[in-house]
Overview:
This is a predicted structure of a 72-nucleotide RNA (transfer RNA) from Pelagophyceae sp. CCMP2097. The organism belongs to Pelagophyceae, within Eukaryota. Rfam family: tRNA. About the family: Transfer RNA (tRNA) molecules are approximately 80 nucleotides in length. Its family is annotated with triplet codon-amino acid adaptor activity in the Gene Ontology.
């Protein structure tokens, strides 16, 4: 230098065009003499940035950024 993959909640990851979810974690309550475990509910997101397409973009296209892999 070229090719390719990834970027979504505190963490690990789903989500293939129509107002974004799970598990763990966190908070409150229930249960217990108390703790752990268990149960119920809840908080938390500019979906990496900018631009484009579209009535509408996390999703499609372009450029860039960060990280990983391969080739030279």
């Nucleotide at each position: 230098g070229c090719u390719u993959c990834u970027u979504u909640a505190g963490c690990u990851c789903a989500g293939u065009g129509g107002u974004a979810g799970a598990g763990c974690a966190c908070c409150a309550c229930c249960c217990u003499c108390g703790u752990a475990a268990g149960g119920u509910g809840g908080u938390g997101g500019u979906c990496c940035a900018c631009g484009g397409u579209u009535c509408g973009a996390u999703c499609c296209c372009g450029u860039g950024a960060a990280g990983g892999a391969g080739c030279u």